The prediction has a mean pLDDT of 75. A computed fold for a 77-nucleotide RNA, annotated as Fluoride riboswitch aptamer (crcB RNA motif). It matches the Rfam family "Fluoride riboswitch aptamer (crcB RNA motif)". Its family is annotated with response to fluoride and positive regulation of gene expression in the Gene Ontology.

[in-house]
RNA sequence: UUCGCUCGUGGCAAUGGUGUCUGCCAUAACCGCCUUUCCGAAAUUAGCUCGGAGACGCUGAUGACUCCUACCAACUU
Numbered sequence: 001u002u003c004g005c006u007c008g009u010g011g012c013a014a015u016g017g018u019g020u021c022u023g024c025c026a027u028a029a030c031c032g033c034c035u036u037u038c039c040g041a042a043a044u045u046a047g048c049u050c051g052g053a054g055a056c057g058c059u060g061a062u063g064a065c066u067c068c069u070a071c072c073a074a075c076u077u
Base pairs, nucleotide, nucleotide: 009026010025011024012023013022016068017067019065020064021063032058033057035055036054037053038052039051040050041049
């Protein structure tokens, strides 16, 4: 210096907060979907597929459970 393991701590799991549990990460984990355009790859003269970057739309406040808050729909007063 690098790699692996263990412990502790912290962070993360497409929109907020509390608690519990689970998983993941330690410079990574994480960053939803439909339609469509451009570029690249593969393929080959097409289409399909993959990756990246845009445009236009859609669902959900959870990774799971509970509660609160916000939003939406229906009903009642």